[in-house]
RNA sequence: ACGUGCUCCGUGAUCGGUGUAAUUCCGAACCGGCGGUUAAAGUCCGCGACCCGACCGUAUCCAGCGGCCGGUGAACCAGGUGAAAUUCCUGGGCCGACGGUGAAAGUCCGGAUGAGAGGUAGCAACA
Repeated sequence: ACGUGCUCCGUGAUCGGUGUAAUUCCGAACCGGCGGUUAAAGUCCGCGACCCGACCGUAUCCAGCGGCCGGUGAACCAGGUGAAAUUCCUGGGCCGACGGUGAAAGUCCGGAUGAGAGGUAGCAACA
């Protein structure tokens, strides 16, 4: 060095309107995980998360939980600069799991004191 164990690792609702009731609707406001890409990305490519399913374990069936594999899976254009940009600058757009809720949620509550991509990350011991 490689390896091992542990740790870390997601932001954002404020004002006004309507209403019996809305941080959920309407007007304005606010937010954007990780790797890659000739140059910096919510919107390109891929990964994670969420959601769905098969299989295995939990003596048997269902549920639940754990493991593992697979699937689904949102959204951008124009102009400018440049060798190079759907990534920068200007302008105008668009998107955002599941369950809950006095009324429909990216922002509230919940699973979650969880899981997790990933980093030349942090700590530790061993060698």
Molecule: FMN riboswitch aptamer (RFN element)
Organism: Micrococcales bacterium